[in-house]
RNA sequence: UGCUUCAUCGUCUAGCGGCAAGACACCCGACUGUUACUCGGGCGACCGAGGUUCGAAUCCUCGUGGAGCAG
Repeated sequence: UGCUUCAUCGUCUAGCGGCAAGACACCCGACUGUUACUCGGGCGACCGAGGUUCGAAUCCUCGUGGAGCAG
């Protein structure tokens, strides 16, 4: 420098154009002599900027960052 690929709650992972789902963690409550376990509830995310579209996490372009390959 080129090519390929990835980027979603604090972490891990779903989501093939139509309300962003789950687990763990965290917070509140119940249970318990206390803690833990268990149960109920809650909080919380689409890497950035454009484009296509009635509608974009999803498709396209550019950028940023990570990984791999080639030189």